A computed fold for an 81-nucleotide RNA from Anaerolineales bacterium UBA3082, annotated as c-di-GMP-I riboswitch aptamer. The sequence was found by an Rfam model in a public genome assembly. The model forms 94% of the base pairs in the Rfam consensus.
This record gives sequence, C1' cells and structure tokens, in this order.
RNA sequence: ACUCCGAAAGGGCAAACUCGCUGAAAAGCGGGGGCGCAAAGCCGCGGGUCCGAGCAUCCAGGGGACAGCCGGGCUGCCGAA
Repeated sequence: ACUCCGAAAGGGCAAACUCGCUGAAAAGCGGGGGCGCAAAGCCGCGGGUCCGAGCAUCCAGGGGACAGCCGGGCUGCCGAA
C1' cells in the first nucleotide's frame, strides 16, 4: 500500500411526520425533525416497484420516478481484535 473485517475516535447522512416550493402524477428541492444507515456517497447497467400529463390514435409502452428494494460499476474517512 492492498484485501477481509468493524472495536474505538472524529465526524457524516437523514426515515416517518410537518411547513414552503416544483410537478399531470409518482416523486423531487429547501427548513424543521430523527427511524435508521459503514458507503443511506455517486451512477438508471440488470432485476423489481411506483406514476400515467405529454407522445400516440397501433394504444399502456417508446415517457417519468425510486440509489433508504436487490444486484452490479466507480470513489471514499478511521484502523483495535
């Protein structure tokens, strides 16, 4: 240095709910709030779940969302057993 692993330390993120905003919706952003998380950092590649305005005039997928649903890829703080 790298891999496995996850004690300690310093910290980090932020569920439900709520207020405001955006959206057709799912949902997202910001404030409050903490259920939890060793990648709950990033990526829609695969599976899965959710939405249905527009597209279209064949019609429910060729559009959108969820990374805290799982897998995978990239990057990363600390260093006890």